The RNA shown here (c-di-GMP-I riboswitch aptamer) has 76 nucleotides and comes from Candidatus Aerophobetes bacterium Ae_b3b. The model forms 94% of the base pairs in the Rfam consensus. It matches the Rfam family "c-di-GMP-I riboswitch aptamer". From the family's description: GEMM was predicted in a large-scale screen for bacterial structured RNA regulatory elements.
[in-house]
RNA sequence: AAUCGACAAAGGCAAACUGUUCGAAAGAAUAGGGCGCAAAACCACAGGCCUUUUAAAUGGCGGCUGGGUUACCGAA
Numbered sequence: 001a002a003u004c005g006a007c008a009a010a011g012g013c014a015a016a017c018u019g020u021u022c023g024a025a026a027g028a029a030u031a032g033g034g035c036g037c038a039a040a041a042c043c044a045c046a047g048g049c050c051u052u053u054u055a056a057a058u059g060g061c062g063g064c065u066g067g068g069u070u071a072c073c074g075a076a
Stems, first nucleotide, its partner, number of pairs: 004074002012037002017032006035063001041069003045066003048061003
């Protein structure tokens, strides 16, 4: 340095659900909550999915799969 990921250490994130706010909806923000997560950090680039629609997204989802960028720790 690359790969890898312990019943390791220190920390981190936060599903369902509930309250409030925003939105036509999908969904988002925030507070509680904690199912899980070693990139559950960031980017809608490819595919996929959701909403709306006659049909589409110029609306959404990164906690669906790839890809790109960066990052804590160090047993085998």